Predicted 3D model of a 352-nucleotide part of an RNA (large-subunit ribosomal RNA, domain IV) from a soil metagenome.

Context: one part of a larger RNA
RNA sequence: CUCUUGUUAAGGAACUCUGCAAAAUGGAGCCGUAACUUCGGGAGAAGGCUCGCCCUCGAUGGUGUAGUCACUUGCUGACGAAGCUGAUGGGGGCCGCAGUGAAAAGGGGGUAGCGACUGUUUAUCAAAAACAUAGGUCUAUGCAAACACGCAAGUGGAAGUAUAUGGACUGACGCCUGCCCGGUGCUGGAAGGUUAAGAGGUGAGGUUAGCUUCGGCGAAGCUUUAAAUCGAAGCCCCAGUAAACGGCGGCCGUAACUAUAACGGUCCUAAGGUAGCGAAAUUCCUAGUCGGGUAAGUUCCGACCUGCACGAAUGGCGUAACGACUUCCCCACUGUCUCAACAAGAGGCCCA
Repeated sequence: CUCUUGUUAAGGAACUCUGCAAAAUGGAGCCGUAACUUCGGGAGAAGGCUCGCCCUCGAUGGUGUAGUCACUUGCUGACGAAGCUGAUGGGGGCCGCAGUGAAAAGGGGGUAGCGACUGUUUAUCAAAAACAUAGGUCUAUGCAAACACGCAAGUGGAAGUAUAUGGACUGACGCCUGCCCGGUGCUGGAAGGUUAAGAGGUGAGGUUAGCUUCGGCGAAGCUUUAAAUCGAAGCCCCAGUAAACGGCGGCCGUAACUAUAACGGUCCUAAGGUAGCGAAAUUCCUAGUCGGGUAAGUUCCGACCUGCACGAAUGGCGUAACGACUUCCCCACUGUCUCAACAAGAGGCCCA
């Protein structure tokens, strides 16, 4: 000097990213217990008092002798003086600084955020606000189901049958979930346009029986090629659909102080953000402004609304209970600190 412990004057979080760590609380009985609440909880809320040992009383207690009674006469049953015992409790007494005498054994309260909850997870740096969840919705599927694995046979789904099974999103509960179908997707439609293979009217070329004025012409067949026309789904097209993917404006003016604009005008759009919430896990400017808490508060809580860039199942806003979650405050408590000291043990270092 390091580590593991113990104690500490006065102060008591001034430490620090943060009360990290430590301290404190702790058992049992009794008393008592708030807001809020889904009436179950919250709750061991909080906050108090008591606890050892000895003697005594002692239950409608236990055991049970003698005895009494009963009958089914038994190793029987019921009651039961005495004796022994005796919970909780009552009374009296004794000792210590201290009685759950050691050990083991919740710190508590308040505010807010997120997630309803119990649960799950990065074996080996993350346990969470992430995942899951019950509940909600949409969608597919009529059974040889949809869907999945497999070349197939076959298998799962399911020895199930729409109160079932698969897929997707949301995520208890409460109040709710607005507008937009123009784009993309999906579903439905089938008149018209476009359109493949295939079919194919007709034309053109090659070949040559034959004809010839010897230049050529040229049937049938075979063959090469162009191609009218017919030709499905799809796409175009027409509708529907947003708890499908998604989207949800700008400028100018206006009221008898000023300011503001219920109101008006205009441009654009598929439609211009409704309810609720809002400097928020979202706010750049920003340490916004006001209020609360502090002597002093970039955090916190309550408001305001100028929302750079909230917003309704990519769910919105609340919410009792719950949380090794996150933020802030208070009480208790402390060597975290002011500011260090001493002691014990284990190392390290030096000497032998």
Model confidence (mean pLDDT): 87 of 100.